About this RNA
Predicted 3D model of a 72-nucleotide RNA (transfer RNA) from a Candidatus Parvarchaeota archaeon. Its Rfam family is "tRNA". The RNAcentral record of the sequence draws on ENA.
[in-house]
Parts: sequence; structure tokens; C1' cells
RNA sequence: GGGCCCAUAGUCUAGCGGACAGGAUCGAUGGCUUCGAACCAUCUGACCUGGGUUCAAAUCCCAGUGGGCCCU
Repeated sequence: GGGCCCAUAGUCUAGCGGACAGGAUCGAUGGCUUCGAACCAUCUGACCUGGGUUCAAAUCCCAGUGGGCCCU
């Protein structure tokens, strides 16, 4: 220098253009318990950035940024 893949809560992860963006874990509160752990209930918290297409974009396109792999 070239090519390919990836980017969603603190962490892991699902999401085939129309869902309230789902689940797990962590955290908070309450229940249970002699106290804890475990368990149960509720709550908080996310689409890397900018543009484009579309009535409608996490999803499609372009550029950028970051990460990984390969070639030279």
C1' cells in the first nucleotide's frame, strides 16, 4: 500500500426496512432468610461518527474512526 470481516447497555449477545431495540450478566430497590448466599419481583442503562436512499434505517449505500485477519 491492497483485500476481507466486525462495531448494539459496565460486560457478553439477539435482532432478513415497519418491535416499546430483546435476552444474559452486573448494578439499585423490595421480598425470602436469624444474617448472608441462592432464589423471586420491580427498576436503571445501548444501536461508533457523519452523510445518502426510502413514507419509514440498528438493518441498505458512501465516507470516516476504531478493532481483527490475510496479501505485498